[in-house]
RNA sequence: ACUAAUUUAGAGCCGAAUCCCCGUUUAGGGGUACGGAGGAACCAAGUUUUGGGGUGAAACCAUUUAUUUAUGGUAGGGCUGUUCUCCUCUGCCCUAACCCGACAGCUAACUUCGAAGGCAAAGGAGGAAAUUUAU
Numbered sequence: 001a002c003u004a005a006u007u008u009a010g011a012g013c014c015g016a017a018u019c020c021c022c023g024u025u026u027a028g029g030g031g032u033a034c035g036g037a038g039g040a041a042c043c044a045a046g047u048u049u050u051g052g053g054g055u056g057a058a059a060c061c062a063u064u065u066a067u068u069u070a071u072g073g074u075a076g077g078g079c080u081g082u083u084c085u086c087c088u089c090u091g092c093c094c095u096a097a098c099c100c101g102a103c104a105g106c107u108a109a110c111u112u113c114g115a116a117g118g119c120a121a122a123g124g125a126g127g128a129a130a131u132u133u134a135u
Stems, first nucleotide, its partner, number of pairs: 012119003019031004034114005043105001049102001051103001052100004059074005076094004082128007
């Protein structure tokens, strides 16, 4: 000097998943920002073993694999330390997992559920703010 791992601090990212109160002898309970499902009329659809459906960005096609494997393309999603827009067909990353259980279009009233977990994926240009301090 470089690389990798661990720890700490600051500021962050994906996601609905934040915050508050009580309690902790057994240790959990209640609420909440935010988010999801079911459920009339009207409208729509009638294609229901070739089962069907839901959350989610995570769908389709081709080749390949013993496989839920691997590769590529298209579609989709994310990353710029106040924030917004644009550019770089690309700088990078993801493209899963789970659930319902014969059953669900939309849907007012109404009913019901979640409020976790996990991370480190770039530059450039222009604009608009906020905060702090002083007067």
Description:
A computed fold for a 135-nucleotide RNA from a Bacillota bacterium, annotated as c-di-AMP riboswitch aptamer (ydaO/yuaA leader). Of the family's consensus pairs, 91% are formed in the model. The coordinates come from a structure-prediction model, not an experiment, and the mean pLDDT is 76. Rfam family: c-di-AMP riboswitch aptamer (ydaO/yuaA leader). Rfam's curators write: This family represents a conserved RNA structure found upstream of the ydaO and yuaA genes in Bacillus subtilis and related genes in other bacteria. The ydaO/yuaA element is thought to act as a genetic 'off' switch for the ydaO and yuaA genes in its native state.